Background:
Model confidence (mean pLDDT): 85 of 100. The RNA shown here (small-subunit ribosomal RNA) has 1478 nucleotides and comes from an uncultured Chloroflexota bacterium. The sequence is in RNAcentral, with records from ENA, Greengenes and SILVA. It matches the Rfam family "Bacterial small subunit ribosomal RNA".
RNA sequence: AGAGUUUGAUCAUGGCUCAGGAUGAACGCUGGCGGCGUGCCUAAUACAUGCAAGUCGAACGAGGAGCCCACGUCUUGUACGAGGGAUUUCCUAGUGGCGAACGGGUGAGUAACACGUUGGUGACCUGCCCCGAAGAGCGGGACAACAGUUCGAAAGGACUGCUAAUACCGCAUGCGCUCGAGAGGGUUAGAGACCUCUUGAGUAAAAGGAGCAAUCCGCUUUGGGAGGGGCCUGCGGCCCAUCAGCUAGUUGGUAGGGUAAUGGCCUACCAAGGCAACGACGGGUAGGGGACCUGAGAGGGUGAUCCCCCACACUGGGACUGAGACACGGCCCAGACACCUACGGGUGGCAGCAGUAGGGAAUCUUGCACAAUGGGCGCAAGCCUGAUGCAGCAACGCCGCGUGGAGGAAGAAGGCCUUCGGGUUGUAAACUCCUUUUCGGGGGGAUGAGGAAGGACAGUACCCCCGGAAUAAGUCUCGGCUAACUACGUGCCAGCAGCCGCGGUAAAACGUAGGAGGUAAGCGUUAUCCGGAUUUACUGGGCGUAAAGCGCGUGCAGGCGGCGCGGUAAGUCGGACGUGAAAUCUCCCGGCUCAACUGGGAGAGGCCGUUCGAAACUACCGUGCUUGAGGGCAGUAGAGGGAGGUGGAAUUCCGGGUGUAGCGGUGAAAUGCGUAGAUAUCCGGAGGAACACCAGUGGCGAAGGCGGCCUCCUGGACUGCUCCUGACGCUCAGACGCGAAAGCUAGGGUAGCGAACGGGAUUAGAAACCCCGGUAGUCCUAGCCGUAAACGAUGCAGACUUGGUGUCGGCGGCUUAAACUCCGUCGGUGCCGAAGCUAACGCGAUAAGUCUGCCGCCUGGGGACUACGGCCGCAAGGUUAAAACUCAAAGGAAUUGACGGGGGCCCGCACAAGCAGCGGAGCGUGUGGUUUAAUUCGAGGCUACGCGAAGAACCUUACCAAGGCUUGACAUGCACGUGGUAGGAAUCCGAAAGGUGACCGACCCUUCGGGGAGCGUGCACAGGUGCUGCAUGGCUGUCGUCAGCUCGUGUCGUGAGAUGUCCGGUUAAGUCCGGUAACGAGCGCAACCCCUGCUGUAUGUUACAAGUGUCAUACAGGACUGCCGGUAUCAAGCCGGAGGAAGGUGGGGAUGACGUCAAGUCAGCAUGGCCUUUAUGUCUUGGGCUACACACACGCUACAAUGGCCGGGACAAUGGGUUGCAAAGCCGCGAGGUGAAGCCAAUCCCGUAAACCCGGUCUCAGUUCGGAUUGCAGUCUGCAACUCGACUGCAUGAAGUCGGAGUUGCUAGUAAUCGCAGGUCAGCAAUACUGCGGUGAAUACGUUCCCGGGCCUUGUACACACCGCCCGUCACGUCAUGGGAGCUGGCAACGCCUGACGUCGGCGACCCAACCCUCACGGGAGGGAGCCGCCUAGGGCGGGGCUGGUGACUGGGACGAAGUCGUAACAAGGUAGCCGUA
Repeated sequence: AGAGUUUGAUCAUGGCUCAGGAUGAACGCUGGCGGCGUGCCUAAUACAUGCAAGUCGAACGAGGAGCCCACGUCUUGUACGAGGGAUUUCCUAGUGGCGAACGGGUGAGUAACACGUUGGUGACCUGCCCCGAAGAGCGGGACAACAGUUCGAAAGGACUGCUAAUACCGCAUGCGCUCGAGAGGGUUAGAGACCUCUUGAGUAAAAGGAGCAAUCCGCUUUGGGAGGGGCCUGCGGCCCAUCAGCUAGUUGGUAGGGUAAUGGCCUACCAAGGCAACGACGGGUAGGGGACCUGAGAGGGUGAUCCCCCACACUGGGACUGAGACACGGCCCAGACACCUACGGGUGGCAGCAGUAGGGAAUCUUGCACAAUGGGCGCAAGCCUGAUGCAGCAACGCCGCGUGGAGGAAGAAGGCCUUCGGGUUGUAAACUCCUUUUCGGGGGGAUGAGGAAGGACAGUACCCCCGGAAUAAGUCUCGGCUAACUACGUGCCAGCAGCCGCGGUAAAACGUAGGAGGUAAGCGUUAUCCGGAUUUACUGGGCGUAAAGCGCGUGCAGGCGGCGCGGUAAGUCGGACGUGAAAUCUCCCGGCUCAACUGGGAGAGGCCGUUCGAAACUACCGUGCUUGAGGGCAGUAGAGGGAGGUGGAAUUCCGGGUGUAGCGGUGAAAUGCGUAGAUAUCCGGAGGAACACCAGUGGCGAAGGCGGCCUCCUGGACUGCUCCUGACGCUCAGACGCGAAAGCUAGGGUAGCGAACGGGAUUAGAAACCCCGGUAGUCCUAGCCGUAAACGAUGCAGACUUGGUGUCGGCGGCUUAAACUCCGUCGGUGCCGAAGCUAACGCGAUAAGUCUGCCGCCUGGGGACUACGGCCGCAAGGUUAAAACUCAAAGGAAUUGACGGGGGCCCGCACAAGCAGCGGAGCGUGUGGUUUAAUUCGAGGCUACGCGAAGAACCUUACCAAGGCUUGACAUGCACGUGGUAGGAAUCCGAAAGGUGACCGACCCUUCGGGGAGCGUGCACAGGUGCUGCAUGGCUGUCGUCAGCUCGUGUCGUGAGAUGUCCGGUUAAGUCCGGUAACGAGCGCAACCCCUGCUGUAUGUUACAAGUGUCAUACAGGACUGCCGGUAUCAAGCCGGAGGAAGGUGGGGAUGACGUCAAGUCAGCAUGGCCUUUAUGUCUUGGGCUACACACACGCUACAAUGGCCGGGACAAUGGGUUGCAAAGCCGCGAGGUGAAGCCAAUCCCGUAAACCCGGUCUCAGUUCGGAUUGCAGUCUGCAACUCGACUGCAUGAAGUCGGAGUUGCUAGUAAUCGCAGGUCAGCAAUACUGCGGUGAAUACGUUCCCGGGCCUUGUACACACCGCCCGUCACGUCAUGGGAGCUGGCAACGCCUGACGUCGGCGACCCAACCCUCACGGGAGGGAGCCGCCUAGGGCGGGGCUGGUGACUGGGACGAAGUCGUAACAAGGUAGCCGUA
């Protein structure tokens, strides 16, 4: 620091995803040790049990124990009982004091002066502690404990009586303090503070405790300090505006109350204020900070552990005590919950430490100790302390260590892979030597304790000795990103996956194994945060087309603001000071062996405050200026706006005239109109709407928009002069106004046009496009609506930055008679372009350039221009505007292709022009289908279908049935065996194969032992037409014999790519020429090759008319636009002509560029992989491939007279021939037989070519056409013609009378027609195929159309590329969501009723020790019970608000491999598309 993913590829936009770091984690697998940390994130859920706050006998009375003394009883021990004593020791309930407000926990609430930071308190408090001053005199009355009585189950009380104090009360004293009055002082921003003085009033205490004492500890008043706290305050830090208005103690004042203290904190009265777009009020969420994580930083996220602050303590409320609480382990009340109960009534509060249940993915021991640190009490000893110090559990985290080190190659064995050679695991192991961290055993043994003793941790850390490599390695990954590859298994299955994506038989992506990579006592996964993400952009983004400029203007607030001078110092900059707790962080140094951890020092912590200074800039104040802005004067142009009037043309309608049968309309028609007189034409009239020509990328307006002419009213702009004001300016959230069309309301109007609607066509349908009609509407008035692709898809204003050329308006100059033109200039409006910008396209002084100011808007696609809510509207609807869910893209520009019912140019038997056919018939062949035991397999539009098959009766043969064989029908190797061996073979069984096997019977070499071959047995292996042509080679088809396909260098472009290969000509041709940022080159084209046409030469066997020739063979020549004319850019070339056998490629063949179709072939061959091995191999017999209701393809023969039949006659070429062709002759009607001459072929044979010619016959008929079918009789081949051959003769004589839609071939020696030959082959189903010759035409105007192709261009949403893409309804499934009669929760308020405890206030006839009066009784002062009142938690009733859940039904949405219907969009998408509206 980046990477993957949209595309065929590219650039940019943009989202998604990954690599990093982190965690109080959890889960999976695994787990040796130690140190230091950390450990309920969920239910502020409920809690059993124990512990967590007590202490002081030196405040006090009492009781008990102990001690001492003496007594009584008795089972004589010091056992029991009772008594006394005071010296002392200890314990305890109670009175009293201090503490319990600290420490510890939690984060529910809280958006607040709660927190952080800075100030203030002249508005305050402060127990214990420290320092200072002064004092403590005299009295008094009670209450617990205790005793007695009594109630209660208990908890706990009631009554009577006794008693002490450092408990309580009165009086005195007053250094002081407080309050009132008066005088003075300085302070302060100001002020009530403070200080000094005078005077009046009020106000203290424990004669305490310990001690022999000294003295100590206490007490009271007061001043100061330290530390702590209360209150106030500027600034700072969450989300929602779909929360916009909130507020009645509300805001202020006066008086009073209350408090330690200010204050509406509270009350009464008075006033009517206060807050809010700088976000009040409301809603949601949340403890805040130091800090922690991340980041380069700015930021973003977090608020565990540690520290500070706050809040809370079952929920809600309340006060009491106290220095301090509205009080976690206190009280009262209410509520919920739980427990006890004798049912009357009581008790409780772990968010203290452990622990339990529950919840949850998940979070520990009911441990030890007060030894240390700290806290409470105490004079102290000491007691208490789940604070704390330690230990335990947990890899939860960080850090450290180890699981050994060195040597060791025959690179062992085993595993895995393999091309079988080897490679790899791998110095790894074994083995040798060494070490002992760790482990085990033994011994010693701390620091932590400041002065003796005293240590929970702990016999721990640490040290020494001994033993032995011993006790110790996993986990994740290996397609790309991303480091690491093979094999097997699986076969869109099972599975993987963070994104892209893998898996459908060769998976480096699944699973396993081997190997490798990463990391390591851990490794992965999941979750969350930051980063990458400049993807919210302050640093640091954008808005013409990717998301994004409000439809346009006016303009308040706000933001910003020209030139000069002077001043101020708020911003700004600098210095100093204060503060910024500690911890954390950075640096330095130190302590644990290191590190983590920890100690010390320094820095930093960008804020805040005080103060001093500077004055450039901003701001403010003052004063000027004129260039911004505005005004004045003089002119100018204009469809700018409103109102009124007016004109002609045209359409339609009405009246009349002429006139007659049609008009109209369309692709073609029809509906429609017309003999009741249309259309056409003429005259007259009516009415409404719109204004031809002028008219122009001309003008005006802010936009929408504005168009005949005239008048009135009215807005703005421009030019010239440079006269006036003197910054008066720019922009603009909200607001206000304007705003096409459609639409709405009311009233008019209505010629034409024309949604809806009716009809006619089209069509598979036609709810459309086309046609005939036609209502709203379009028009006017008044009022709504407020939207458009309201577009330049480009906000407004200003400044600056080479140019060229139009046009509109003005001014100046030159010029002119006046002009035009020209030059200059200002304002508008266009085009082209420089720099620059841009992803590109493009923009380019009218910027999308370079800058400034202000506003608006954007942040992936879909859901969604939607829902809900608000506002507006009569309605339609508008505006503002989400979420769930879902996708890995959506989108922009440009590129190359492909495609288009886009365009241009040009080819081809492509059409057209012709000729002959096919499609109908019968038959042949092939295919589909069906059938079958099997009808083997392949080929499938063109480019399968007389194709593989150049020959299926057996064989072939791969299929089926049946019967056999198992190292095999065939190959190689090894081992063993075999000598009457190999081989042949009678007989018998059998359909054959096969089995059996009398008998016959070998070969080569030899050193004579034997060996080889053969045969047999066995082991390796053979074999497979079994699968995969989508694993392949090779070969082939097709586009296409089309003219194309590329490369090097250069150049252009960010790039894909372009250029070259384009353009103008020309050609059969990317053929050639010219132009040209291209210049060259390659594969193709052409030529070179073969055949053929002409000539020559040579030769001549086996050809012939006998040689000058035909023919054959071989070689050579000839044709090149060479010549002439025309045309052309005088280029390529084209046209015509001459000569020539042949003329512009003479004709034909061979030859097939880069590539396309996963085209065809595993069954021709070869071949990877898979499958099979007494069978999917192999042999045999028989059957099948020849089936037959049908359908298609390719052919043959016909339908006849251009013919059939009969007779006679003529002329080829290519080929083939020794298991072959076969002559003559003879036999047979014939197929054929016989026969054998000749021929290994220019010699012989196949072998009479046929159409044709001549003569005859038939006479238009299902025939003397046609020959299918069938019967009989034969011939030939072959082991064998039943299934299933060909041919012959006789007989039979079917369909068929020229073929629907449609469709094929052919442009000259071609089509058509006629026969001949060959291969395969025993024979033949060949009418096929490949060749050969004979006879021998017609037509081509032309390129509009069909098909195919080439080049250029254009559009594109296509790129497996139009057989493409893609839209909507419907149907089915899943999911989330809106509405919904309602139903049911939650939250916070409000109104009324009720109202506990308690404070406060009032009353207080009842009760009361202290003080006063009184001898006493009694009274007074004062206090209390009780009652009343205000307030009030809670409860009840009620109507609303906000927010959830659920709901018959309903709305759309998203997704789903193959559903239905159509074809809307993308090409002119077949009616251009799109926006608004009905």